Molecule: transfer RNA
Organism: Candidatus Dojkabacteria bacterium
RNA sequence: GCACCCGUAGCUUAAUUGGAUAAAGCAUUAGUUUCCGGAACUAAAGACUGAGGGUUCGAUUCCCACCGGGUGCG
Numbered sequence: 001g002c003a004c005c006c007g008u009a010g011c012u013u014a015a016u017u018g019g020a021u022a023a024a025g026c027a028u029u030a031g032u033u034u035c036c037g038g039a040a041c042u043a044a045a046g047a048c049u050g051a052g053g054g055u056u057c058g059a060u061u062c063c064c065a066c067c068g069g070g071u072g073c074g
Base pairs, nucleotide, nucleotide: 001073002072003071004070005069006068007067010026011025012024013023019057028044029043030042031041032040050066052064053063054062
């Protein structure tokens, strides 16, 4: 330099081949429980999906050129 894959919550993953207010587990916070803590149960908060454009009535999903990571070739 070229090709392919990946990027979604603090972490790990979903989202049925474009359609609802982006879902779940762990973690965090609050409550119940306990002498205290842990565990368990209940609830809450947390991502406008790497960032910018485009197509579309509608984009995590499709297109373009970037940023970061990985693999292969030279």